[in-house]
Molecule: c-di-GMP-I-GGC riboswitch aptamer
Organism: Betaproteobacteria bacterium
RNA sequence: CACGAAAAGGGCAAAACCGCCGAAAGACGGUGACGCAAAGCUUCCGGUCUAAGGGCGAGAGUCUAAGAUAGCGGAGUUGCCGGUA
Numbered sequence: 001c002a003c004g005a006a007a008a009g010g011g012c013a014a015a016a017c018c019g020c021c022g023a024a025a026g027a028c029g030g031u032g033a034c035g036c037a038a039a040g041c042u043u044c045c046g047g048u049c050u051a052a053g054g055g056c057g058a059g060a061g062u063c064u065a066a067g068a069u070a071g072c073g074g075a076g077u078u079g080c081c082g083g084u085a
Stems, first nucleotide, its partner, number of pairs: 003082002011036002016031004021026001034071001040077003044074003047069003053064004
């Protein structure tokens, strides 16, 4: 520097349910473990989701991120253990 086969000590916690915040997507807390070697952190790039507000429309509706997702991928950054190559 790359890597994650086995191991040790540990860590995180999907769905679902309950509470709670939110217009929603979704967040947070509890219970709970599907998984994860960065499932630690950052929306910088791409993707995806939502559309309150705003635009258009006679209406139905439609467009829009300033919202969300770091457990969608990339990138950046910090870091435990091992010592196979």